[in-house]
RNA sequence: GGAGCCGGGGAAGGCGAUCGCGUCGUGGCGACACGGCGAGGAAAGUCCGGACUCCUCAGGGCAGGAUGCUGGGUAACUCCCAGGCGGGGCGACCCGCGGAAAGCGCAACAGAGAGCAGACCGCCGCUUCGGCGGUAAGGGUGAAACGGUGGUGUAAGAGACCACCGGCACGGCGAGUGAUCGUCGUGGCCAGGCAUGCCCCAUCCGGAGCAAGGCCAAGCAGGGACGCGGUGGCCCGCCGAUCGUCCCGGGUAGGCCGCUAGAGGCGGUGAGCAAUCGCCGUCCCAGAGAGAUGAUCGCCCCCCGCUCGCGCGGGGAACAGAAUCCGGCUUACGUCCGACUCCUCCC
Numbered sequence: 001g002g003a004g005c006c007g008g009g010g011a012a013g014g015c016g017a018u019c020g021c022g023u024c025g026u027g028g029c030g031a032c033a034c035g036g037c038g039a040g041g042a043a044a045g046u047c048c049g050g051a052c053u054c055c056u057c058a059g060g061g062c063a064g065g066a067u068g069c070u071g072g073g074u075a076a077c078u079c080c081c082a083g084g085c086g087g088g089g090c091g092a093c094c095c096g097c098g099g100a101a102a103g104c105g106c107a108a109c110a111g112a113g114a115g116c117a118g119a120c121c122g123c124c125g126c127u128u129c130g131g132c133g134g135u136a137a138g139g140g141u142g143a144a145a146c147g148g149u150g151g152u153g154u155a156a157g158a159g160a161c162c163a164c165c166g167g168c169a170c171g172g173c174g175a176g177u178g179a180u181c182g183u184c185g186u187g188g189c190c191a192g193g194c195a196u197g198c199c200c201c202a203u204c205c206g207g208a209g210c211a212a213g214g215c216c217a218a219g220c221a222g223g224g225a226c227g228c229g230g231u232g233g234c235c236c237g238c239c240g241a242u243c244g245u246c247c248c249g250g251g252u253a254g255g256c257c258g259c260u261a262g263a264g265g266c267g268g269u270g271a272g273c274a275a276u277c278g279c280c281g282u283c284c285c286a287g288a289g290a291g292a293u294g295a296u297c298g299c300c301c302c303c304c305g306c307u308c309g310c311g312c313g314g315g316g317a318a319c320a321g322a323a324u325c326c327g328g329c330u331u332a333c334g335u336c337c338g339a340c341u342c343c344u345c346c347c
Base pairs, nucleotide, nucleotide: 001343002342003341004340006338007337008336009335013300014299015298016297017296018295019294021038022037023036024035025034026033027032040319044330045329047328048327049326050325051324052209053208054207055206064205065204066203067202068201069083070082071081072080073079084097085096086095087094088093098200099199103198104197105194106193120139121138122135123134124133125132126131147165148164149163150162151161152160166190168187169186170185171184172183173182174181175180213257214256215255216254222248223247224246225245226244227243228240229239230238231237264283265282266281267280268279269278270277271276301316302315303314304313305312306311
């Protein structure tokens, strides 16, 4: 100098004052006063996972969906940690992950031939010189052409045969919880790619969502009782519904709850490589209603410009913004601070 990776801060860099807004507590009949608290690392996208609530449900299966190396963490996850294998990079480091010797299917262009393939050039033999036959070492095409090197062999050649190497299958031994790794033996000469095409295997999976849901409940409409009216000489009964009083069920407007003390924050300590977990101490940290969180000033600090200097002027942001809550992922964001590591150059 360049690069990799991890953690932290981020409502004006710090301190203070004044005014204002929301909410809670206390005091007060009340106006109000005093005190506490008052956005984010992403509150966002609503992409996963849960808590909570209601609905459906005897049990099982099919269909459908999701996930996909191994082990661990967690309430759970498509998340996190550690490891394995493969690929990329000089390196720190980064990226990927079930099954293609179950079945079906697909492969543009080029090329002679693209799946138990094929013969364009070439090589070899024959030839009536037009071709015919053999072959797959070499050339050529392609993302991909049916192991590699050496030899035997042959007309030329070929796993046709042999040795070694690579790879695969099976078996043994050893290491590991496991993925897997190491090693030995046997086999046949070799097994191509895509599962983000269908599929196979394993595991998991009801639906709707705080406008969930619960409680209280005006008015209007409905039902009932009594008063009332009719029938009757009177009472009971029956019938009626304009009016009044009271009651009832469901439930609208509206109000209250759900609502924020929680898989919580901070500090210490222990277990663990880590993710994470246990224990101890301490703190309470927005709750809502279409929705509060704003502004000014002073001192100091940092940066820029002017100035010999004293000093003067300007600036101190970006993305964004709670609405039931929590764990993740992803995306947006001038930057600042801290830790570790790698490469190159110089002394």